The part of an RNA shown here (large-subunit ribosomal RNA, domain II) has 692 nucleotides and comes from a Pirellulaceae bacterium.
Model confidence (mean pLDDT): 83 of 100.
The RNAcentral record of the full RNA draws on ENA.
The source organism's lineage runs through Bacteria, Pseudomonadati, Planctomycetia, Pirellulales and Pirellulaceae.

Context: one part of a larger RNA
RNA sequence: UCCGGCGAGUUACGUUUUGUGGCAGGUUAAGGCCUUACGGGCUGGAGCCAGAGGGAAACCGAGUGUUAAUAGCGCGACAUAGUCAUAGGGCGUAGACGCGAAACUGGAGUGAUCUACCCAUGAGCAGGUUGAAGCGCGGGUUAUACUGCGUGGAGGACCGAACCCACUUGGGUUGAAAACCGAGGGGAUGACUUGUGGGGAGGAGUGAAAGUCUAAUCAAACCCAGAGAUAGCUCGUUCUCUCCGAAAUAGCUUUUGGGCUAGCCUCGUGCCACUAUUUGUCGGGGGUAGAGACACUGAUUUGGAUGGGGGCCCUCCGGGGUACCCCACUGAGCCAAACUCCGAAUACCGACAAAACUAUCACGGGAGUCAGUCCGCGAGGGAUAAGCUUCGCGGUCGAGAGGGAAACAACCCAGACCAUCGGCUAAGGUCCCCAAGUUAUAUUUAGUCACUAAGGAAGUUGAAGUGCUGAGACAGCCAGGAUGUUGGCUUAGAAGCAGCCACCAUUUAAAAAGUGCGUAACAGCUUACUGGUCGAGCAUUUCUGCGCCGAUAAUGAACGGGAGUAAAUAUAACACCGAAGCCGUGGACUUAGUUUAUCUUCGGGUAAACUAAUUGGUAGGAGAGCGCUGUACAGCAGAUACAAGCCAUACCGUAAGGAGUGGUCGCGGGCUGUACAGGUGAUUAUGCCGGA
Numbered sequence: 001u002c003c004g005g006c007g008a009g010u011u012a013c014g015u016u017u018u019g020u021g022g023c024a025g026g027u028u029a030a031g032g033c034c035u036u037a038c039g040g041g042c043u044g045g046a047g048c049c050a051g052a053g054g055g056a057a058a059c060c061g062a063g064u065g066u067u068a069a070u071a072g073c074g075c076g077a078c079a080u081a082g083u084c085a086u087a088g089g090g091c092g093u094a095g096a097c098g099c100g101a102a103a104c105u106g107g108a109g110u111g112a113u114c115u116a117c118c119c120a121u122g123a124g125c126a127g128g129u130u131g132a133a134g135c136g137c138g139g140g141u142u143a144u145a146c147u148g149c150g151u152g153g154a155g156g157a158c159c160g161a162a163c164c165c166a167c168u169u170g171g172g173u174u175g176a177a178a179a180c181c182g183a184g185g186g187g188a189u190g191a192c193u194u195g196u197g198g199g200g201a202g203g204a205g206u207g208a209a210a211g212u213c214u215a216a217u218c219a220a221a222c223c224c225a226g227a228g229a230u231a232g233c234u235c236g237u238u239c240u241c242u243c244c245g246a247a248a249u250a251g252c253u254u255u256u257g258g259g260c261u262a263g264c265c266u267c268g269u270g271c272c273a274c275u276a277u278u279u280g281u282c283g284g285g286g287g288u289a290g291a292g293a294c295a296c297u298g299a300u301u302u303g304g305a306u307g308g309g310g311g312c313c314c315u316c317c318g319g320g321g322u323a324c325c326c327c328a329c330u331g332a333g334c335c336a337a338a339c340u341c342c343g344a345a346u347a348c349c350g351a352c353a354a355a356a357c358u359a360u361c362a363c364g365g366g367a368g369u370c371a372g373u374c375c376g377c378g379a380g381g382g383a384u385a386a387g388c389u390u391c392g393c394g395g396u397c398g399a400g401a402g403g404g405a406a407a408c409a410a411c412c413c414a415g416a417c418c419a420u421c422g423g424c425u426a427a428g429g430u431c432c433c434c435a436a437g438u439u440a441u442a443u444u445u446a447g448u449c450a451c452u453a454a455g456g457a458a459g460u461u462g463a464a465g466u467g468c469u470g471a472g473a474c475a476g477c478c479a480g481g482a483u484g485u486u487g488g489c490u491u492a493g494a495a496g497c498a499g500c501c502a503c504c505a506u507u508u509a510a511a512a513a514g515u516g517c518g519u520a521a522c523a524g525c526u527u528a529c530u531g532g533u534c535g536a537g538c539a540u541u542u543c544u545g546c547g548c549c550g551a552u553a554a555u556g557a558a559c560g561g562g563a564g565u566a567a568a569u570a571u572a573a574c575a576c577c578g579a580a581g582c583c584g585u586g587g588a589c590u591u592a593g594u595u596u597a598u599c600u601u602c603g604g605g606u607a608a609a610c611u612a613a614u615u616g617g618u619a620g621g622a623g624a625g626c627g628c629u630g631u632a633c634a635g636c637a638g639a640u641a642c643a644a645g646c647c648a649u650a651c652c653g654u655a656a657g658g659a660g661u662g663g664u665c666g667c668g669g670g671c672u673g674u675a676c677a678g679g680u681g682a683u684u685a686u687g688c689c690g691g692a
Base pairs, nucleotide, nucleotide: 001692002691003690004689005688006687011094012093013092014091015090016089017088018087019086020085021084022083023082025049026048027047031043032042033041034040035039053060054059063075064074065073066072097236098235100233104226105225106224107223109222110221117199118198119197120196121195122194123193124192125190127159128158129157130155134151135150136149137148138147139146163187164186165185167184168183169182170181171180202218204214205213239625240624241623242622243621244620249262250261251260252259253258263369264368265366266365267364268363269362270361275359276358277355278354279353280352281351282350283349284348290342291340292339297336298335301332302331303330304329306328307327308326309325310324311322312321313320314319372397374395375394376393377392378391379390380389381388402413403412404411417587418586419585420584422583423582424581428577429576430575431562432561433560437574438573439572440571441570442569443568449564455549456548459546460545462543463542464541465540466539467538468537476533477532478531479530480529482506483505484504487501488500489499512527516525517524588615590613591612592611593610594609595608596607597606598605599604626681628678629677630676631675632674633673634672635671636670642668645664646663647662648661649660651658652657
């Protein structure tokens, strides 16, 4: 992992509500008597509920409490029947749908054969090295001291096996082993190691102290019990179909992944009112969007002149000046969620009218929900960041399949009862993949289309403006571009061209006291300006469509691919394709209506036909069924016995499911109908047991 079996809302009592049945007040409990082989019958009125409420109570009573009150007000009566049994839905108390803790408590409970420490009694330590004290002899001293040589054999001394340990490293890591193996390493006469016997224990022992060790268990051992501890947590919770169908919000909460009440769902009963809803008309209040600034509060740029204050400077101390700062005034501007002289659209409230197979509303039974998500719009937080976060309005998903967006919960279209080799459309598409296309007029040359900005550019389309132009523009070519003069100053020099000042006049078709290059300074080249040649548009500005550059990331990856110059883009026309949408045809369910039949306790129920609408669905509510085991009653098949079980099978039913036939099996039972009772349905619980 697979297969088979087992495996989870039960029972008792109480309470509430719904259905059914009995009685109209209902009903017995224990007990007793009778009968039976176990279940009943008859008694039994104690008790309980109802029958009257109000008050804390005394108490009063269709009233009562409050109160001085006969007022007012509260709760009642007026006004509506209960009770017993039974079945279903909830709730409570119990283990209370099932499995699951870590823990807590108790016990003269079991443990020191492991291990920690202690006690008693034993045992063990190859070999080698060093050479303390003491002593002897000698030297030495008055005597000591001191000293040399021997002797001696001390030591938590040295090296190193056994023994004990476990520092490093390799292997092992579903191991050979729930701590080992190999190679090295440390101690090895000691606070050493070890045998045997003994001691003390669970909030206790033991501890050269690590929360260590106390039998592979230790921040409180193990065993049994309380015990089915508790678990606001996780997981699991078993057949089918039909109708409806949520929520992820508010308030409170030692509350935030839990609850309670409300909101939203469902079922039943009731009320029917223009009550709710939508649209239209009319009438309202508002202070948002916008806007505004001598209409306030505040913010704010710049100009002006007058006045005041401050700073700085001068001063003969009287004052004066000011390119500085502030306040007031004033012109022109500017801004605000916590500004408003103003002021919408929506929304909201009310009245009237219309629409609607509608809903709303009240009471009662049952819930679930309290982690929401993305998108569009209005805002706060953030960086006008986030697939960010918090609100408001709407939508989708959630709980929604289908078509489109290549793929893609939340985007676009559209809401799936079933069947159909019929039709029409939506979004989106129509060269091929891939169903379906043509026409017209423009644009684009970038494969733009098919990722992006500031910024940049004689790309190109269209529109508008200004200037020049056959009295010849613009560009090119040919020619001129002069004189006073080398202007004055400055300077070593300064001659158009280092710099400063001025920038005149003449000849002219025109020509600067000079546009740039150049020289040490000149020279030289060139420009402005003018003539000729040429012969028709030229220059510039603004707006606009489509393009270009800007454009850099790790495998090649930014039309879905092929490919496309349209099969791209814009505008327009007419077609077509395209979904579970809509329509056609056939069928089913539910609800409502009509008709018929039938039953009736006259309330209604059942069946059939027709018509209309409906039928996505998680949590969840309501309803109807299938199957399993057993019991009771009634019936049935069976001699070729039959039945269950198992195997095969093309049949029937809307589903759970149900037959028939054949085979196998071999004496056990089985089937049909009605009613009742439940240990009644398994792909999931790291489920349990068995097998593979």